[in-house]
Context: one part of a larger RNA
RNA sequence: UGGGGCGAAACGCGAGUGUACACAGUUAUCUUCGCCAGAUGUGAAAUACCCCAGCCUAACUUGGGAGGUGCAUAUGGAACUGGGUAGCUAGAGUGUGUCAGAGGGAGGUAGAACUCCACGUGUAGCAGUGAAAUGCGUAGAGAUGUGGAAGAAUACCGAUGGCGAAGGCAGCCUCCUGGGAUAACACUGACGUUGAGGCUCGAAAGCGUGGGGGGCAAACAGGAUUAGAUACCCUGGUAGUCCACGCCCUAAACGAUGACAAUUAGCUGUUGGCCCCAUUAAGGGGUGAGUAGCGAAGCUAACGCGUGAAAUUGUCCGCCUGGGGAGUACGGACGCAAGAUUAAAACUC
Numbered sequence: 001u002g003g004g005g006c007g008a009a010a011c012g013c014g015a016g017u018g019u020a021c022a023c024a025g026u027u028a029u030c031u032u033c034g035c036c037a038g039a040u041g042u043g044a045a046a047u048a049c050c051c052c053a054g055c056c057u058a059a060c061u062u063g064g065g066a067g068g069u070g071c072a073u074a075u076g077g078a079a080c081u082g083g084g085u086a087g088c089u090a091g092a093g094u095g096u097g098u099c100a101g102a103g104g105g106a107g108g109u110a111g112a113a114c115u116c117c118a119c120g121u122g123u124a125g126c127a128g129u130g131a132a133a134u135g136c137g138u139a140g141a142g143a144u145g146u147g148g149a150a151g152a153a154u155a156c157c158g159a160u161g162g163c164g165a166a167g168g169c170a171g172c173c174u175c176c177u178g179g180g181a182u183a184a185c186a187c188u189g190a191c192g193u194u195g196a197g198g199c200u201c202g203a204a205a206g207c208g209u210g211g212g213g214g215g216c217a218a219a220c221a222g223g224a225u226u227a228g229a230u231a232c233c234c235u236g237g238u239a240g241u242c243c244a245c246g247c248c249c250u251a252a253a254c255g256a257u258g259a260c261a262a263u264u265a266g267c268u269g270u271u272g273g274c275c276c277c278a279u280u281a282a283g284g285g286g287u288g289a290g291u292a293g294c295g296a297a298g299c300u301a302a303c304g305c306g307u308g309a310a311a312u313u314g315u316c317c318g319c320c321u322g323g324g325g326a327g328u329a330c331g332g333a334c335g336c337a338a339g340a341u342u343a344a345a346a347c348u349c
Stems, first nucleotide, its partner, number of pairs: 004320003007303001012317001014201004022193002025088007034080001035077003039073004049065003053061002091191001092188004096183004103177007110154001115149007125136002162169002206247006215241002220236004258316006266294006273287005298305002322349003331342002334339001
C1' cells in the first nucleotide's frame, strides 16, 4: 500500500458554514472526450517461451517460429460517462396561510430566601459535631418586630416535555432577530450531496483591563480526628463564581454511534400541526414532523441495535493498524501566559 475496520476491543474531527476535488434526477437531440470493434503500422537485437540442430550429456551456442500488456493512424459503433442545445418536475428552493417553542441579543421589572445595617422588645447563651473544640455573645449575641441596602439565582408549573448545528438555553414584560413544523395551491427548474485547506461558533476552569461582590468557595488560617492527617468533619476565608470588552479553544465536547439519500413487519406512549367521522361532551380513524419504550426479518463475538438501525445499499469526508516509551521530545505555525495543535525515534515487553 492493499485488505479489514471505527456503539463498548485501536479507530467518527466538539459543532457548523463553505472553496477546490469527488459524486449527482429525468426526456429528446447533436457530438464522440472517455469507451467498444476489427484493420494497418510500430513494438530493435539479445534475454524469456516453443521447435530442431552442434559440442558424449548438461550448462553453453547457431537457426527458425510464436507471442508482445502498449503506442500511433484511419474507419465504423453510439448503450453508458463527459460536453453542447432544448425541455420536464419526483430532488432542492421561493411565495401564501396557520402553529409551537427555556432558540439568540438588548432593555426593564417582580416576589421568596440568604447576608448586612439601623432602631424596638428581651436575657444568657448561640453556633457546630459521632463527640468536641476553634468561632460569636453581658461592649447585649441568638430569638422576635419594623424599616432599609446589596448581590446572585429564579421554588411550584416541570415532564423519557420543548428549542437549538453543537456547546447549550428556564421568573415576568417589551423591542430586535435566526431556525423549524404543517396544509393546500402557485412559482423557479437540478439551482443538489459531501467537503481537504479556510472561516465562524465552542461548557467549565484559566488569563488581561475596568467594575461588582450577597451566598458559595480552590488557596490559606485555626479547631478536631489520627501513629501521622499537608485529607475526609467543623469555624473562618481570598482568588473565583457575576457584569462589560478582549483572549484561551479544551472536556466522559457522549447517542462513547460523521453527513446526505434510498429500501426493509409491527405495537405502545408522548410533543406540536393538518384532514376525516361522530359530535351535548368524551371519543374514533388517517397523515406527515419530532421524542421515548418494546419488538419481525436482518446484523452482532456476545451485550445489544432494530424505519430515529449497529439491517440492506449508494456518494463524499474524517480516522485506526500490538502494549509501554507518548499524545511525550524536537521543529513549525498559534497564545499575554497557562498551554493548545501538528507529531516522531531510540529503547523495551

Predicted 3D model of a 349-nucleotide part of an RNA (small-subunit ribosomal RNA, central domain) from an uncultured bacterium. It matches the Rfam family "Bacterial small subunit ribosomal RNA". Rfam links the family to the GO terms structural constituent of ribosome and ribosome.